[in-house]
Predicted 3D model of a 71-nucleotide RNA (transfer RNA) from a Thermoleophilia bacterium. Its mean pLDDT, the model's own confidence on a scale to 100, is 81. The RNAcentral record of the sequence draws on ENA. Its Rfam family is "tRNA". Its family is annotated with triplet codon-amino acid adaptor activity in the Gene Ontology.
């Protein structure tokens, strides 16, 4: 330098362009002699900035970071 791919709650993982769920963690309840087991709730998320559409995590330019190949 060119080409290719990846970035979604704290972690890890889904989502034919139409309410962004899921487990683990955390928090608050219940449940027990006691909770680290059990069971019920809660909070938290789409890498920036533009564009197209009624509508965008999805498509389309461009930025950032990370990994690949290439030379």
């Nucleotide at each position: 330098u060119g080409c290719c791919g990846a970035a979604u709650c704290g972690u890890c993982u889904a989502a034919c362009g139409g309410u962004a769920g899921g487990a683990c963690g955390u928090c608050c309840g219940c449940c027990u002699c006691u909770g680290g087991a059990g069971c019920g709730g809660a909070a938290a998320g789409u890498u920036g900035g533009g564009g197209u559409u009624c509508g965008a995590a999805u498509c389309c330019c461009u930025g950032u970071u990370c990994g690949g190949c290439a030379a």